[in-house]
RNA sequence: GCUGCCUUGGUGGAAUUGGUUAACACGCUGGCCCUUCAAGCCGGAGAUUAGGAGUUCGAACCUCCUAGGCAGUA
Numbered sequence: 001g002c003u004g005c006c007u008u009g010g011u012g013g014a015a016u017u018g019g020u021u022a023a024c025a026c027g028c029u030g031g032c033c034c035u036u037c038a039a040g041c042c043g044g045a046g047a048u049u050a051g052g053a054g055u056u057c058g059a060a061c062c063u064c065c066u067a068g069g070c071a072g073u074a
Base pairs, nucleotide, nucleotide: 001073002072003071004070005069006068007067010026011025012024019057028044029043030042031041032040050066051065052064053063054062
């Protein structure tokens, strides 16, 4: 240089090959319970789905470009 794959909250990780609320778990946080803590129970916040553009009535999902990472190849 070329080819392929990956990128989703703080972390892990799903989402029927495009369909209307982006799950779930851990963590964080408010309350209940308890003498207190932990555990348990009931809630809450947190994602412009790496960035940008395009296609479409509609994009995490399809196309192109860019960035980062991994692997292969000369």
This is a predicted structure of a 74-nucleotide RNA (transfer RNA) from an uncultured Bacilli bacterium. It was read from a public genome assembly. Its Rfam family is "tRNA". By type it is a transfer RNA. From the family's description: Transfer RNA (tRNA) molecules are approximately 80 nucleotides in length. Rfam links the family to the GO term triplet codon-amino acid adaptor activity. The coordinates come from a structure-prediction model, not an experiment, and the mean pLDDT is 81.